[in-house]
């Protein structure tokens, strides 16, 4: 990395366009509101680490200042995404 199994949440929202041999709770663009965390992507504790300064006095420790690395199912919600089905789907289980 593939295959197979399982697999959550949360407006058929409002308004205005396009769109049909189906006129429909059709599908589709923008715009706005409001919700959701499980594609992706962002924040941080501990801990390590660099450097300055202070005590302290040979031990290479303590205190601190300013910086660097970093984790989730936490937390932002850019991105996604919000009947039902279908797609998607973190993660588990299996197998190669």
């Nucleotide at each position: 990395u593939c295959a197979c199994u399982g697999g959550a949440g949360a407006g058929a929202g409002a308004u205005g366009g396009g769109u049909c041999u189906u006129u429909g709770a059709g599908c589709u663009c923008a715009u706005c509101c409001a919700c959701c965390g499980a594609a992706g992507g962002g924040g941080c504790a501990a801990g390590c680490u660099g450097u300055g300064g202070g005590c302290g006095a040979u031990a290479c420790g303590c205190c601190u200042g300013c910086g660097g690395c970093c984790a989730a199912u936490c937390u932002c919600u850019c991105a996604g995404g919000u009947a039902a089905a279908g797609c998607g789907g973190a993660c588990a289980g299996c197998g190669a």